[in-house]
Transfer RNA from a Myxococcota bacterium, 72 nucleotides, folded computationally. It matches the Rfam family "tRNA". It is annotated as a transfer RNA. Its mean pLDDT, the model's own confidence on a scale to 100, is 83.
């Protein structure tokens, strides 16, 4: 320098153009002398940035970043 890849909650990943999901953790309560375990309930993402297509973009183009593999 050239090429592929990933980037979505606090973490680990799902999510093939129609209002964003799971599991862990977290709060709460319930259960216990108390913790842990189990149970029930909630909360948390404008989906890495910007542009573009399209009635509609987390998803499809285009440039940009960071991070990792490969070549030179």
């Nucleotide at each position: 320098g050239g090429g592929c890849g990933a980037u979505u909650a606090a973490c680990u990943c799902a999510g093939c153009g129609g209002u964003a999901g799971a599991g862990u953790a977290c709060u709460a309560c319930c259960u216990u002398c108390a913790c842990a375990c189990g149970g029930u309930a909630g909360g948390a993402g404008c989906c890495c940035c910007g542009a573009g297509u399209u009635c509609g973009a987390a998803u499809c183009u285009c440039g940009g970043a960071u991070c990792g593999c490969c070549c030179a």